[in-house]
Overview: This is a predicted structure of a 73-nucleotide RNA (transfer RNA) from a Bacilli bacterium. Its Rfam family is "tRNA". About the family: Transfer RNA (tRNA) molecules are approximately 80 nucleotides in length. By type it is a transfer RNA.
């Protein structure tokens, strides 16, 4: 200094022809128990990195910037 891949819930992570934002585990309330765990309903948790474009409508597509991680130089 140039490329590739990645940024969504608190944690791993999904989410294709652009239209309903989700799983698991974690967190809370009950239920179940003498009491805990397990289990079992029931909820809470999201400016989808940020800033603009393009569309009637963007997690999506296009630029740009920032972090990560990797490869050439």
């Nucleotide at each position: 200094g140039g490329g590739g891949c990645g940024u969504u819930a608190g944690u791993u992570c999904a989410a294709u022809u652009g239209g309903g934002a989700g799983a698991a585990c974690g967190c809370u309330a009950c239920c179940c128990u003498u009491g805990c765990a397990a289990g079992g309903u029931a909820g809470a948790g999201g400016u989808c990195g940020c800033c603009g474009g393009u569309u009637c409508g963007a997690c999506c597509c296009c630029g740009g910037c920032a972090c990560g991680u990797u490869c050439c130089a």